[in-house]
The RNA shown here (FMN riboswitch aptamer (RFN element)) has 125 nucleotides. Of the family's consensus pairs, 100% are formed in the model.
Formats: sequence, structure tokens, C1' cells
RNA sequence: CCAUAGCUUUGGGGCGAGGUGCGAUUCCUCACCGACGGUAUAGUCCGUGAACACACGAUUUUUCGUGUGCCGAGUAGGCGUAAUUCCUACACCGACAGUAAUAGUCUGGAUGUGAAAAGUUAUCU
Repeated sequence: CCAUAGCUUUGGGGCGAGGUGCGAUUCCUCACCGACGGUAUAGUCCGUGAACACACGAUUUUUCGUGUGCCGAGUAGGCGUAAUUCCUACACCGACAGUAAUAGUCUGGAUGUGAAAAGUUAUCU
């Protein structure tokens, strides 16, 4: 240095103002937020993760593993060797359950799970 195995740590943000109303951080106007890897710097490209459903296996009775399914949304112009990523303009999107009233932002499953990142140990070359 390469590869394999183990261990440790880290690992998601956001309702402020006004209006209507018996009642809304849920509706209306403005505001605010953007996980991980790749690529010229990305919420909207390509891929991954969380939730949910089904099948199989394990566990032995409520969880774990694997696989499949499901899985939102961007255009125009400019600079440049190179950007749907930068700059300018105008757009658009956001699981499930709950609620005095419809939720990306409140509460809950969740002190959970996790893509992945960093470190470390052993073995091997």
C1' cells in the first nucleotide's frame, strides 16, 4: 500500500408576520427547510437510505434478515474545455398515523432505523 474480517464514533433541516373562523403553526397571502454517494459545486440528473405492502427464511410470537414492489419535483438565458449542479430569472416538490379544521415545518412510532463518513484492530500480499 492492497484485500478481507471485526470493533468504535458520527450520521435530517424548517411556521416568523398578517387574514378568515367557535376552532387552523393544518385553509389563504407572504416567510422558512433541503439526508447520503456519483458527476464542474444538485431538494428537481443517475443511484442509495428511511416509511409502507407482499413473499421466503430465521427467531419462537414479535422482532430480525433477504428479495420484490412502491418511492415527489426544472425550465430558459449567461460564463466556461466541462455545469439540468455555478450566476440571473421565473417555476415546482415533499411518506405514514394523530388533530377542535385539510400539516414538508406541530405531536407520535423514533433515546428507533439508516444510505454513508471518519477512525481503529487483526490477518493477508
It was read from a public genome assembly, where an Rfam model found it.